[in-house]
């Protein structure tokens, strides 16, 4: 230099192919329970979907460029 995969909540990851309300588990906070703690149960918060641009009525999703990381080739 070229090819390829990944980047989404504090963490691990779905959702992307086939555009249409942003999700799960763990974690956090509050509550119920308990003499208290843990566990269990209930509730809540937490995201400019890596960055910028384009297409579209509408983009996490399609297109282009860039950045970061993993793998491969020369």
């Nucleotide at each position: 230099g070229c090819c390829u995969c990944a980047g989404u909540a504090g963490c691990u990851c779905a959702g992307c192919c086939u555009g249409g309300c942003a999700g799960a588990g763990c974690g956090a906070a509050g509550g119920u329970u308990u003499c208290g703690u843990a566990a269990a149960c209930c509730u809540u918060a937490g995201g400019c979907c890596a960055u910028g641009g384009g297409u579209c009525c509408a983009a996490a999703u399609c297109c282009c460029a860039u950045c970061u990381g993993g793998g491969g080739c020369u």
Predicted 3D model of a 74-nucleotide RNA (transfer RNA) from a Nitrososphaeraceae archaeon.
The sequence is in RNAcentral, with records from ENA.
Its Rfam family is "tRNA". Rfam classes the family as a transfer RNA.